[in-house]
Context: one part of a larger RNA
RNA sequence: CUCUCGUUAAGGAACUCGGCAAAUUGGCCCCGUAACUUCGGGAUAAGGGGUGCCCCUCUGGUGAAGAACCUGCGUUCUCAGCUAUGGGGGGUCACAGUAAAUAGGUGGUAGCGACUGUUUAGCAAAAACACAGCACUAUGCCAAGUCGCAAGACGCAGUAUAUAGUGUGACGCCUGCCCAAUGCUGGAAGGUCAAGGGGAACGGUUAGCGCAAGCGAAGCUGUGAACUCAAGCCCCAGUGAAUGGCGGCCGUAACAAUGACGGUCCUAAGGUAGCGAAAUUCCUUGUCGGGUAAGUUCCGACCUGCAUGAAUGGCGUAACGACUUCCACACUGUCUCAACGAGAGGCUCG
Numbered sequence: 001c002u003c004u005c006g007u008u009a010a011g012g013a014a015c016u017c018g019g020c021a022a023a024u025u026g027g028c029c030c031c032g033u034a035a036c037u038u039c040g041g042g043a044u045a046a047g048g049g050g051u052g053c054c055c056c057u058c059u060g061g062u063g064a065a066g067a068a069c070c071u072g073c074g075u076u077c078u079c080a081g082c083u084a085u086g087g088g089g090g091g092u093c094a095c096a097g098u099a100a101a102u103a104g105g106u107g108g109u110a111g112c113g114a115c116u117g118u119u120u121a122g123c124a125a126a127a128a129c130a131c132a133g134c135a136c137u138a139u140g141c142c143a144a145g146u147c148g149c150a151a152g153a154c155g156c157a158g159u160a161u162a163u164a165g166u167g168u169g170a171c172g173c174c175u176g177c178c179c180a181a182u183g184c185u186g187g188a189a190g191g192u193c194a195a196g197g198g199g200a201a202c203g204g205u206u207a208g209c210g211c212a213a214g215c216g217a218a219g220c221u222g223u224g225a226a227c228u229c230a231a232g233c234c235c236c237a238g239u240g241a242a243u244g245g246c247g248g249c250c251g252u253a254a255c256a257a258u259g260a261c262g263g264u265c266c267u268a269a270g271g272u273a274g275c276g277a278a279a280u281u282c283c284u285u286g287u288c289g290g291g292u293a294a295g296u297u298c299c300g301a302c303c304u305g306c307a308u309g310a311a312u313g314g315c316g317u318a319a320c321g322a323c324u325u326c327c328a329c330a331c332u333g334u335c336u337c338a339a340c341g342a343g344a345g346g347c348u349c350g
Base pairs, nucleotide, nucleotide: 001345002344003343004342005341006340007339008338010336011335014334019331027051028050029049030048031047036041038170052092053091054090055089056088057087058086059084060083061082062081066077067076068075069074093097105329106328107327108326110324111323112321113320117129118128133168134167135166136165137164138163139162145154146153147152171316172315173314174313176246177245178244181243182242183239184238185237186236187235190234191233192232196228197227201223202222203221204220205219208215209214247265248264249263250262251261274308275305286302287301288300289299290298
């Protein structure tokens, strides 16, 4: 010097990103216990008191010996002894009695997630995942879906109160408008449209004809028009707890300000309820209020929402959380500011 412990005057978070770490609390018994609440909880809420040992006494159990009734492995009475828990009274020793050890610090506010659970084996345990509940979609059974080339199997020895997929995520109050785009479902008149069918027409070859130029049947062969022809797409509807989307400018009320109101442009429709400087707010340490002597955080409001918003769920919510934020009490070597002690290393010598 490092590490692991122990103690500490006065102060008591002034430390620090942050009370990290440490300290406080702690068992049992009695008293007592708020808001809120889904009436179960919250709750060991909080906050108090007691706790050792000895003696006496009350109470319970057992009940030897004895006695009575009686003769049975019988019942009852009295009482000694032993024993157990608790109550009452008295005494006694310490600074201290759950004397060591094991054994919640507490309260308030807000956010997120309902909850118990699950997770990055080896830097993340969470607000992420899951969840019960809710909704939509598919599937009528040789089901849909999944694995497999197939056979076959799961689904299921199940049958729509079932199974599969997707989203949301207890509960309470709710879940607005848009089907133009994209998707899905349905429709089938028309347009487009493959192979196939079809075979007009044109060509190659040459028996034959012709003086020649050339013409040229049948067969074989090459190209091949019209016409016909499914799904799909175009098209027509429906559909948002499908993917998604949810405006601008100008004017206006008898001070001013504001704009219930009006005009106009655009759109598929222009954001409803709720919430809102928020896990979302750039400007921003917004403004006001609260808390502090002093508060970029926090809480309550306001609304000017850069860029909230309704199962990509919206807003609340008791209980719960090794989650996150802020405050208070208690407590402390976290600190002011360090000191001493113990042990283990380091160092020196061997």
Molecule: large-subunit ribosomal RNA, domain IV
Organism: metagenome